[in-house]
RNA sequence: GCGGAUGGUCGGAUGGCCGCGUGCCUUCGGGUGCGAGGAAAGUCCGGGCUCCAUGAAGCAAUGGUGCCGGGUAACGCCCGGCCGGGGCAACCCGAGGGAAAGCGCCACAGAAAACAGACCGCCCAGCCCCUUGGGGCCGGGUAAGGGUGAAACGGUGGGGUAAAAGCCCACCGCGGGACGGGCAACCGGACCGGCACGGCAAGCCCCACCAGGAGCAAUGCCGAAUAGGGACUUCGCGCGGGGCUGAUCCUGAAGUUGCAGGAUAUCACCCCGCAGGGCCGCUUCAGCCCGAAGUCCGGGUUGGCAGCUAGACCCUGUCUGCAAAGGCAGGGCCAGAUGAAUGGUCAUCGACGGGGUGUCAGCACCCCUGAACAGAACCCGGCUUACAGACCAUCCGCAUAU
Numbered sequence: 001g002c003g004g005a006u007g008g009u010c011g012g013a014u015g016g017c018c019g020c021g022u023g024c025c026u027u028c029g030g031g032u033g034c035g036a037g038g039a040a041a042g043u044c045c046g047g048g049c050u051c052c053a054u055g056a057a058g059c060a061a062u063g064g065u066g067c068c069g070g071g072u073a074a075c076g077c078c079c080g081g082c083c084g085g086g087g088c089a090a091c092c093c094g095a096g097g098g099a100a101a102g103c104g105c106c107a108c109a110g111a112a113a114a115c116a117g118a119c120c121g122c123c124c125a126g127c128c129c130c131u132u133g134g135g136g137c138c139g140g141g142u143a144a145g146g147g148u149g150a151a152a153c154g155g156u157g158g159g160g161u162a163a164a165a166g167c168c169c170a171c172c173g174c175g176g177g178a179c180g181g182g183c184a185a186c187c188g189g190a191c192c193g194g195c196a197c198g199g200c201a202a203g204c205c206c207c208a209c210c211a212g213g214a215g216c217a218a219u220g221c222c223g224a225a226u227a228g229g230g231a232c233u234u235c236g237c238g239c240g241g242g243g244c245u246g247a248u249c250c251u252g253a254a255g256u257u258g259c260a261g262g263a264u265a266u267c268a269c270c271c272c273g274c275a276g277g278g279c280c281g282c283u284u285c286a287g288c289c290c291g292a293a294g295u296c297c298g299g300g301u302u303g304g305c306a307g308c309u310a311g312a313c314c315c316u317g318u319c320u321g322c323a324a325a326g327g328c329a330g331g332g333c334c335a336g337a338u339g340a341a342u343g344g345u346c347a348u349c350g351a352c353g354g355g356g357u358g359u360c361a362g363c364a365c366c367c368c369u370g371a372a373c374a375g376a377a378c379c380c381g382g383c384u385u386a387c388a389g390a391c392c393a394u395c396c397g398c399a400u401a402u
């Protein structure tokens, strides 16, 4: 100097005038403080919070995660490591448990795709032709060479053979493995071995762990309502005990209603106990409920307040830790709308870029242009996606000079 990798910051500033929303104060005139994001986006995860479902335990179903250790309120997130893949490297990626529990798939091509197979080949015996040789038929041996394919039942080299093959050997690979290192995932590894039983589980499946549902349009209060509304139909109401509330009967008064007293446990109704049924996918225990269904008429509900912003909050310093993160101390309050506010205008500055002048260059001056993705709506922790341009830090590679 060039190229690359990782992380971070900004992404407009200042002043005046006019105009918005909201908190607080107010002498009701106004004053004063604050007022969109790193992603507010996607609605993909995890929660806080609210309500509902009967609760506890177990099993099942469904879904999610998937190496080890740590962090966190928690997570499918983050940090640190291990292993595998990509890259010269810095770094990046991983849907990272199990293929001897079982089932299934590997198209086409190819001889053959799991304990497979001979298309072209290579070698040998016999016969025939030709005659150094070579060719054909048939039989046997072979999988080292070539071809097909994403992948061909170990690789390279040597020996050996009629030609070949782990047939033998060396190294690698694969299987086992004393012992050692590490919390662990794993790493190293003396020694031994038959030298061979592929891939896919982001196919079903097996294993380990986790998980109730819905969501701020949750929810609560106020207001509102001839109104805790009216009429009709169908079905259901087990056993025992008690109660005279209604029905039924009697008496009184009376005039058939209505009122008062009494009887009756027959009916309805109420209470208690038992039984039965229900509230769950199933079971055990506990708890709770026991009339149900349908049709028609009709009132209110379109309003207000809360939830709603003091938080698993932010900033600074320091300590522990490789780090994520946590402790301690000090400081701060940073929107709360509800058809939905933060805008308009003027002036100056403004990165990068373009043009011009002066200058050996550096540099100075003038003019022009002028910043991407994009708007909170209960709140947090993440992930993913979008982003013009400028800057900073660290690391890697290449080249050159000293």
Base pairs, nucleotide, nucleotide: 001398002397003396004395005394006393007392008391009390010389012349013348014347015346016345017344018343020035021034022033023032024031025030037373041384042383044382045381046380047379048378049215050214051213052212054286055285056284057283058282059281062211063210064209065208066207067081068080069079070078071077082096083094084093085092086091097206098205102204103203104200105199106198119146120145121142122141123140124139126137127136128135129134154172155171156170157169158168159167173195174193175192176191179188180187181186219306220305221304222303229297230296231295232294233293234292235291238274239273240272241271242270243269245268246267247266248263249262250261251260252259276290277289278288279287313332314331315330316329317328318327319326320325353368354367355366356365357364358363
Molecule: Bacterial RNase P class A
Organism: Paracoccaceae bacterium